[in-house]
């Protein structure tokens, strides 16, 4: 330097004002928010280089969640189907979302300018990205310690 292993730690932000109404942090007008890895013509450092660091919600992937599949319990009595619940699986693939225009340029869905768009499930006096809940959970991944082949 470093394949790989074990353990530990960390790992999500946001409704403020007004309107209608019996009732809305859920509708309407204005507002606010943006997980992780990659990519990068921007920025920082440096010497205008190399290197290093930062830089995309909507470009490529990933994650939780929902769905799906398997097993078990239960309604329930003999079983299957079906309803309810629990555990497991993890690409199976369905949801997994959402960007255009103008400028510069050899080159930009990443820079500059402008205008847009998106956001699991369950709950709720009324429809939720922002409230409550599963969740003191899980996890993409980040870091540390130890071990360790060559």
């Nucleotide at each position: 330097c470093g394949a790989u292993g074990u353990u530990c730690u960390c790992a999500g932000g946001g409704c403020g004002g007004g309107g209608c109404g019996g009732a809305a942090a859920u509708c309407c007008c204005c507002a606010c928010c943006g997980g992780c890895g990659g990519u990068a013509a921007g920025g920082g450092u440096g010497a205008c280089g190399a290197g290093c660091c930062c830089a995309a919600g909507c470009c490529c992937g990933c994650g939780a969640g929902c769905g799906c599949c398997u097993u078990c319990c239960u309604c329930a009595a003999g079983a299957a189907c079906g309803g309810g619940g629990a555990a497991g699986g993890g690409u199976c693939a369905g949801c997994a979302g959402a960007u255009u225009c103008g400028g510069u340029g050899c080159a930009a869905u990443u820079c500059c300018g402008a205008a847009g768009c998106c956001g699991a499930c369950g709950g709720u006096u009324a429809c939720a990205g922002u409230c409550c809940g599963g969740a003191u959970g899980a996890a993409a991944g980040a870091g540390a310690a130890c071990g360790g082949u060559u």

Overview
A computed fold for a 150-nucleotide RNA from Bradyrhizobium macuxiense, annotated as FMN riboswitch aptamer (RFN element). Its mean pLDDT, the model's own confidence on a scale to 100, is 76. The source organism's lineage runs through Bacteria, Pseudomonadati, Alphaproteobacteria, Hyphomicrobiales and Bradyrhizobium. The sequence was found by an Rfam model in a public genome assembly.